FMN riboswitch aptamer (RFN element) from Virgibacillus profundi, 148 nucleotides, folded computationally.
RNA sequence: UUCCAUCUUCGGGGCAGGGUGAAAUUCCCGACCGACGGUAAGUAGCUUUAUUGCUAUAAGUCCGUGACCCGCUCGGGUACCAUAACGAGUGGCUGAUCUGGUGUAAGUCCAGAACCGACAGUUACAGUCUGGAUGGGAGAAGAUGUCG
Numbered sequence: 001u002u003c004c005a006u007c008u009u010c011g012g013g014g015c016a017g018g019g020u021g022a023a024a025u026u027c028c029c030g031a032c033c034g035a036c037g038g039u040a041a042g043u044a045g046c047u048u049u050a051u052u053g054c055u056a057u058a059a060g061u062c063c064g065u066g067a068c069c070c071g072c073u074c075g076g077g078u079a080c081c082a083u084a085a086c087g088a089g090u091g092g093c094u095g096a097u098c099u100g101g102u103g104u105a106a107g108u109c110c111a112g113a114a115c116c117g118a119c120a121g122u123u124a125c126a127g128u129c130u131g132g133a134u135g136g137g138a139g140a141a142g143a144u145g146u147c148g
Stems, first nucleotide, its partner, number of pairs: 004145007017029003031128002033117002035065004042057005060115002069092007097113005119131003
């Protein structure tokens, strides 16, 4: 230092202003938001003879993942068998980008214009309100231990 095991902590943002209406943060005008890992020609710092090398950071719509929902297997449970709660594993489902510029190269840079967003609830249809959720979670940081 790497792998593995155990444990600890952390781990999501957002309708201002206005219209209609009996009623809408749900409709309309408009406003606002962007989880995690990867990739990287940008940016910053250090460094080098040298964009030479290193570090940090950088995509909602490029690749992969997570929450919701549906299923399967195993465990679990019982006098016994089966069912349920619950736990582990696994499969399915799961949204959206173009144009121009520069350039050897752009899906990531610059400019412009677009587009997308689980389920349940609601005096009226929700990415933004309320709820499951003081939950789960991709993962991040750290501690301890064994072996190499």